[in-house]
RNA sequence: GAUGUUAAAAGCCAAACUUGCCGCAAGCCAAGGGCGGAAAGCUACGAGUCUUUUUUAAAUUAAAGAUAGUCGAGCUGCACAU
Numbered sequence: 001g002a003u004g005u006u007a008a009a010a011g012c013c014a015a016a017c018u019u020g021c022c023g024c025a026a027g028c029c030a031a032g033g034g035c036g037g038a039a040a041g042c043u044a045c046g047a048g049u050c051u052u053u054u055u056u057a058a059a060u061u062a063a064a065g066a067u068a069g070u071c072g073a074g075c076u077g078c079a080c081a082u
Base pairs, nucleotide, nucleotide: 002082003081004080005079012037013036017032018031019030020029022027035069041075042074043073045072046071047070048067049066050065051064052063053062
């Protein structure tokens, strides 16, 4: 350096839900919590899904946003083995 494996020896993250905060909303953040995770670390680049506005006979058109724990892609990284 590459590949593979593993929640194991040590560690890491944190689903649903509850409370608080922000947001029109999807949803974000903090605390508790723990379903799970070898990248459940980061990046909205592509697709999907969701929300809002607009438009339309019609979730149809156009625009803005959310989702990284939906999938793909890019970057970075721990342990062990080869």
c-di-GMP-I riboswitch aptamer from a Methylococcales bacterium, 82 nucleotides, folded computationally. The model forms 95% of the base pairs in the Rfam consensus. Its mean pLDDT, the model's own confidence on a scale to 100, is 81. It was read from a public genome assembly, where an Rfam model found it.